[in-house]
This is a predicted structure of a 383-nucleotide RNA (Bacterial RNase P class A) from a Pseudomonadota bacterium. Taxonomically the source falls in Pseudomonadota (Bacteria, Pseudomonadati). Model confidence (mean pLDDT): 76 of 100.

RNA sequence: UCAGAUGGCCGGGUGACCGCGGGCAGGGCAACCUGUUCGAGGAAAGUCCGGGCUCCACGGAAAGACGGUGCCGGUUAACGGCCGGCGGGGGCGACCCCAGGGAUAGCGCCACAGAAAUGACACCGCCUACCGGCCCAGUCUUCUUCGGAAGAUUGGCCGCGGCAAGGUUGAAAUGGUGCGGUAAGAGCGCACCGCGUCUCUGGCAACAGAGGCGGCACGGCAAGCCCCACCGGGAGCAAGACCAAAUAGGGAUGGCACGUGAUGUUUUCCGCAUCGCCGUCCGGGUCGGUCGCGUGAGGUGUGUGGCGACACACAUCCCAGAGGAAUGGUCAUCCAGUCACUUCGGUGAUGGACAGAACCCGGCUUACAGGCCGUCUGACAUU
Numbered sequence: 001u002c003a004g005a006u007g008g009c010c011g012g013g014u015g016a017c018c019g020c021g022g023g024c025a026g027g028g029c030a031a032c033c034u035g036u037u038c039g040a041g042g043a044a045a046g047u048c049c050g051g052g053c054u055c056c057a058c059g060g061a062a063a064g065a066c067g068g069u070g071c072c073g074g075u076u077a078a079c080g081g082c083c084g085g086c087g088g089g090g091g092c093g094a095c096c097c098c099a100g101g102g103a104u105a106g107c108g109c110c111a112c113a114g115a116a117a118u119g120a121c122a123c124c125g126c127c128u129a130c131c132g133g134c135c136c137a138g139u140c141u142u143c144u145u146c147g148g149a150a151g152a153u154u155g156g157c158c159g160c161g162g163c164a165a166g167g168u169u170g171a172a173a174u175g176g177u178g179c180g181g182u183a184a185g186a187g188c189g190c191a192c193c194g195c196g197u198c199u200c201u202g203g204c205a206a207c208a209g210a211g212g213c214g215g216c217a218c219g220g221c222a223a224g225c226c227c228c229a230c231c232g233g234g235a236g237c238a239a240g241a242c243c244a245a246a247u248a249g250g251g252a253u254g255g256c257a258c259g260u261g262a263u264g265u266u267u268u269c270c271g272c273a274u275c276g277c278c279g280u281c282c283g284g285g286u287c288g289g290u291c292g293c294g295u296g297a298g299g300u301g302u303g304u305g306g307c308g309a310c311a312c313a314c315a316u317c318c319c320a321g322a323g324g325a326a327u328g329g330u331c332a333u334c335c336a337g338u339c340a341c342u343u344c345g346g347u348g349a350u351g352g353a354c355a356g357a358a359c360c361c362g363g364c365u366u367a368c369a370g371g372c373c374g375u376c377u378g379a380c381a382u383u
Base pairs, nucleotide, nucleotide: 001379002378003377004376005375006374007373008372009371010370012334013333014332015331016330017329018328020039021038022037023036024035025034026033027032041354045365046364048363049362050361051360052359053236054235055234056233066232067231068230069229070228071085072084073083074082075081086100087098088097089096090095101227102226106225107224108221109220110219123167124166125163126162127161131159132158133157134156136155137154138153139152140151141150142149143148175193176192177191178190179189180188194216195214196213197212198211199210200209201208202207240291241290242289243288250282251281252280253279254278255277256276261275262274263273264272265271298317299316300315301314302313303312304311305310335352337350338349339348340347341346
């Protein structure tokens, strides 16, 4: 210098003026006015996970069902978060990624292709030792009527067979490499690697290392059912608590009325059932109002312990909260950025990402113009 990896921070500044919401103080009968102070975020978002808080349900515990989590250790109020480690995979590397328990409890599945997809198997291919055949070729021996015949043996071909080394398919083919061995082969034998198992050593553990034994037995899928371990009662601030109109209805009670009335029984009669008006008090609910509602697993700084997540101690600060709901606008100037012109000094124009509290907190995920800082890796060059 170039190319990367990773951790963190900011995400417009200042001033003036005009507004909006909350608190406090003063004035006013009140509406309201004046002053002062505070007033969005790193994600306030998605509402995915975990808690606080509230109400409901429930005698305790366990089991079952359902849902979730799933290497080990730590951290935390808790978590599926975070930190550190282990194992596997990728990268030259810094570093990154992984739903990462169990396939020897059982069931199920393994498309297409392929010989064969699990009680493994044989299409091409390799082999002919053993067994049988053809009598095709050679050699030897014996006999001969000299034409040949018989026998032995070697080779060839075929069958019966042997093999799984090589080829072919596939996501996956029953260990790999080498030497020996064999008719050809094969863990058939051996060495190393892998795998299984036992012991020892290190580690809290996951796991790692070493040694012995075993010739290899045990294909994959649990992100199909399932098994094992652990966790989980439900609903949510429209939770919930309090105050409390008008009207209607309920209860108690006082006064008036007490049937020749009204209503119902489909109409009429009879019979049966029920009751009205005015006032006082009580209780429940609705409209409305108040609380819940921000001093909190709180922020900042310093120190200590820890690799770290984090914990503890001290100091300091108070930092939106309302109701469908304010947190804004204009101007000036500066800082980035972009564009145009340029006499390379500048000038002019433009211009600020994603988004936005609604009970609160811890995470995760997603969106985000632009900028800043730290640490580390690789390559090249120079000293």

It matches the Rfam family "Bacterial RNase P class A". Rfam classes the family as a ribozyme.